[in-house]
Context: one part of a larger RNA
Molecule: small-subunit ribosomal RNA, 5' domain
Organism: Pirellulales bacterium
RNA sequence: GAAUGAACGUUGGCGGCGUGGAUUAGGCAUGCAAGUCGAGCGUGAUCAGUUUGGUGCUUGCAUUAAACUGUGAAAGCGGCGAAAGGGAGAGUAACGCGUAGUUACCUGCCUCAGGGUUCAGAAUAGCCACGGGAAACUGUGGGUAAUGCUGAAUAACAUCUCCGGAUCAAAGGUGUGAUUCCGCCCUGAGAGGGGACUGCGUCCUACUAGUUUGUUGGUGGGGUAAUGGCCUACCAAGACUUUGAUGGGUAGCGGGUGUGAGAGCAUGACCCGUCUCACUGGGACUGAGACACUGCCCAGACACCUACGGGUGGCUGCAGUCGAGAAUCUUCGGCAAUGCGCGAAAGCGUGACCGAGCGACGCCGCGUGCGGGAUGAAGGCCUUCGGGUUGUAAACCGCUGUCGUAGGGGAGGAAGGCUCCAUGAAGAAUGGGGUUUGACCUAUCCUAGGAGGAAGGACGGGCUAAGUUCGUGCCAGCAGCCGCGGUAAGACGAACCGUCCAAACGUUAUUC
Numbered sequence: 001g002a003a004u005g006a007a008c009g010u011u012g013g014c015g016g017c018g019u020g021g022a023u024u025a026g027g028c029a030u031g032c033a034a035g036u037c038g039a040g041c042g043u044g045a046u047c048a049g050u051u052u053g054g055u056g057c058u059u060g061c062a063u064u065a066a067a068c069u070g071u072g073a074a075a076g077c078g079g080c081g082a083a084a085g086g087g088a089g090a091g092u093a094a095c096g097c098g099u100a101g102u103u104a105c106c107u108g109c110c111u112c113a114g115g116g117u118u119c120a121g122a123a124u125a126g127c128c129a130c131g132g133g134a135a136a137c138u139g140u141g142g143g144u145a146a147u148g149c150u151g152a153a154u155a156a157c158a159u160c161u162c163c164g165g166a167u168c169a170a171a172g173g174u175g176u177g178a179u180u181c182c183g184c185c186c187u188g189a190g191a192g193g194g195g196a197c198u199g200c201g202u203c204c205u206a207c208u209a210g211u212u213u214g215u216u217g218g219u220g221g222g223g224u225a226a227u228g229g230c231c232u233a234c235c236a237a238g239a240c241u242u243u244g245a246u247g248g249g250u251a252g253c254g255g256g257u258g259u260g261a262g263a264g265c266a267u268g269a270c271c272c273g274u275c276u277c278a279c280u281g282g283g284a285c286u287g288a289g290a291c292a293c294u295g296c297c298c299a300g301a302c303a304c305c306u307a308c309g310g311g312u313g314g315c316u317g318c319a320g321u322c323g324a325g326a327a328u329c330u331u332c333g334g335c336a337a338u339g340c341g342c343g344a345a346a347g348c349g350u351g352a353c354c355g356a357g358c359g360a361c362g363c364c365g366c367g368u369g370c371g372g373g374a375u376g377a378a379g380g381c382c383u384u385c386g387g388g389u390u391g392u393a394a395a396c397c398g399c400u401g402u403c404g405u406a407g408g409g410g411a412g413g414a415a416g417g418c419u420c421c422a423u424g425a426a427g428a429a430u431g432g433g434g435u436u437u438g439a440c441c442u443a444u445c446c447u448a449g450g451a452g453g454a455a456g457g458a459c460g461g462g463c464u465a466a467g468u469u470c471g472u473g474c475c476a477g478c479a480g481c482c483g484c485g486g487u488a489a490g491a492c493g494a495a496c497c498g499u500c501c502a503a504a505c506g507u508u509a510u511u512c
Base pairs, nucleotide, nucleotide: 001512002511003510004509006508007507008506009505010504013366014365015364016363017362018361019359020358026322027321028320030319031318032317035080036079037078040077041076047070048069049068050067051066052065053064054063055062056061057060087277088276089275096202097201098200099199100198101197102196103195105194106193107192110190111189112188113187114186115185116184117183118152119151120150121149127142128141129140130139131138132137158167159166160165172182173181203249204248205247210240211239212238215237216236217235218234219233220232221231222230252274253273254272255271256267257266258265259264279300280299281298282297283296302313303312304311305310330356332355333354334353338352339350340349341348342347369399370398371397372396379390380389381388382387403453405448406447407446408445409444412441413440416436417435418434419433420432421431422430423429456501457500458499459498460497461482462481463480467496468495469494470493471492477484478483
């Protein structure tokens, strides 16, 4: 000098774009953060309407009952999703990451291609009845549906094979109408995604020198989607190591970031990729995918409820709270946009996201006026007492209206959706008309008024730009280094003046 996720001191007008729990991976009240589909299924509360009958009568209203039609809440079965998105860096020195390769493998949704979609059955939630329990929840009986479950048939370009053969599937829905739309089953290919393996690279320490028994290799078997001591039985005695094994310490890694002429050194906030974790430890289930942040089971610590029998919970999601700390924000608005999930769609959900709020935390931009104005006013400071300086600075005269304030207009962020018409085989696609969708922000323009609302901080001995007076008297104090201060201190404190930077200026910490 440059830099920072900074903090502290003094000061502080506006805007844009960024950024903000670095410490206790410490504990958490409250709300929200994952739903959706009625075009899979049985039900059907409520509300509305029509008809009929009864009652009250104010004679067209109220009420009640039944039937029918529409609406369709809550809960349930079922499907898909919940393995994404979001957070954190505790662990990890490792095929974890980076890079270049390898294949013994898997892949829901999506795309393409070839086939198929037949027949039957038994249950079970919801519901009803009766219970148990303080609650969480739960038992028995009855009965019901499905794209839930089961059996049979069919069976290849699938699987196994001793090449003879054997084995394996399905579900319907919408609709006047389905080989044709949406699905379902089998198979092949693809895309994208993932698993596994290998070469090379990846911090400090030798006052850590030996380490290892599933250890190193083989055979048989098991297991996995898949290779393999991954596991197991037997056999052999190997394997690694001063080119640093093993142990200890520290640490997520990379793209990048900071600095530097570069080589390098330091670093890994925000953003992107990847890995790991989800109160602590362990385990599997479901599933295409998890050994699963807001799923399950067990153990533990902690906290809460309890009728003492027993239960419940997991903010390293978004806000917020306590604690510790030099230190880090709102218990905000919206699904309008982008994306994701579900759905045929309309749509619904989404603390992802988009926005707003707070903080000079950073970078950038703008403003705090402009022109004239000497009798060089007053005041301050200095003085050799003549004057000098503050200083065109002010006053005063003229002007402007950025920003801000108040009011008004206003494109854009909107693409889509619905509906009608045309074209079209078409509900695909295209074109046109109508209608509709903005949480939030606003470019920009107009009007009003008036210099009004907007400047400070550090420094002035040398390094280093900028000095005088007074006070103090090795005191009080300053200080990055050299060093100042013991009676004329340009170095302390104050004043005036000056220098530098400026909505900031300094200090501290850290890196180069």